[in-house]
Molecule: Bacterial RNase P class A
Organism: bacterium
RNA sequence: AGAGUAGGACAGAUGGUCGCUCCUUGAGAGGAGAGGAAAGUCCGAGCUCCGCAGGGUACGGUGCCUGUCGCAAGACAGGGGGGAGUGAUCCCACGGAAAGUGCCACAGAAAACACACAGCCGAUGGCCCUCAUUCGGCACAGGCAAAGGUGAAAAGGUGCGGUAAGAGCGCACCAGAUCCUGCGGCAACGCAGGAUGCUUGGUAAACCCCACCGGGAGCAAGGCCAAAUAUCAAGGGAGAGGUGUCCCGUCUCGCCGUUACCUUGGGUGGGCCGCUAAGACAAAUGACCAUCGAAUACAGAACUCGGCUUACGUCCUGCUCUGCUU
Numbered sequence: 001a002g003a004g005u006a007g008g009a010c011a012g013a014u015g016g017u018c019g020c021u022c023c024u025u026g027a028g029a030g031g032a033g034a035g036g037a038a039a040g041u042c043c044g045a046g047c048u049c050c051g052c053a054g055g056g057u058a059c060g061g062u063g064c065c066u067g068u069c070g071c072a073a074g075a076c077a078g079g080g081g082g083g084a085g086u087g088a089u090c091c092c093a094c095g096g097a098a099a100g101u102g103c104c105a106c107a108g109a110a111a112a113c114a115c116a117c118a119g120c121c122g123a124u125g126g127c128c129c130u131c132a133u134u135c136g137g138c139a140c141a142g143g144c145a146a147a148g149g150u151g152a153a154a155a156g157g158u159g160c161g162g163u164a165a166g167a168g169c170g171c172a173c174c175a176g177a178u179c180c181u182g183c184g185g186c187a188a189c190g191c192a193g194g195a196u197g198c199u200u201g202g203u204a205a206a207c208c209c210c211a212c213c214g215g216g217a218g219c220a221a222g223g224c225c226a227a228a229u230a231u232c233a234a235g236g237g238a239g240a241g242g243u244g245u246c247c248c249g250u251c252u253c254g255c256c257g258u259u260a261c262c263u264u265g266g267g268u269g270g271g272c273c274g275c276u277a278a279g280a281c282a283a284a285u286g287a288c289c290a291u292c293g294a295a296u297a298c299a300g301a302a303c304u305c306g307g308c309u310u311a312c313g314u315c316c317u318g319c320u321c322u323g324c325u326u
Base pairs, nucleotide, nucleotide: 001322002321003320004319005318006317007316008315009314010313012292013291014290015289016288017287018286020033021032022031023030024029035298039309040308042307043306044305045304046303047218048217049216050215059214060213061212062211063210064079065078066077067076068075069074080094081092082091083090084089095209096208100207101206102203103202104201117148119144120143121142124141125140126138127137128136156174157173158172159171160170161169175199176198177196178195179194180193181192182191183190184189222273223272224271225270232265233264234263235262236261241256242255243254244253
């Protein structure tokens, strides 16, 4: 210097002008106003309504171990196993494929009960030859899966024996599997020794099986008010409240605003709560200018909260690999 890898931070700031939503105020004016993901709606919780003897079925979720946190989902730390990378480091839905079913493109004979393309053999049986048998010939029955070729994957590998030809058919070594024993570890699991020729393709985020767990629907939930005219607008307004003299207390009075309630207007069909120190009304949170080196990504709350996943700009730090210089 380049490439990579892990973690962290920010998501413009300040001032001015003009606006928007809500709140406070008699008024002037003041205050509050999107995100790390507000997103996807994939999990879980609160909340709401419905349901609920018990058992089963269906459906769905989860699936290595230990500890901590959490209501849960899940997160974090350490570890085991498998895989990718030269490495830093990263990934795993990580129970079962020896219960059953299905599927495995292209190529290939064949993708799973080996129905063998090209091949090898033809000991045995058959046929031919021969008077007859042996030998010999045929490749008909039949035997074989060792060598070739295909594929992501081809029925353990190498060698010796064996055989008509062959084959774990037998043996030695190697690899794996299952079982047993011992040792280490809390555990997942690991290591060592022995036995069995046991050698069994892959796929379970395919059906399925095993273990454990799970009532359903969702804020358009749901509740209240309303044709006896609501909500709304104007006026009045008991009680309670706030406020008023240098200070305190009591009484009285004045002023302010006001729930219930009353009167009037209007003549609509909806309003309020849920619902928030942003807050709902298709729903505001903005635009421009100046300065700061530059202001640019993904993106806009809709009952609330905890996770997961996805999208995305800039900066900082640690580490790894490669090259060059000293």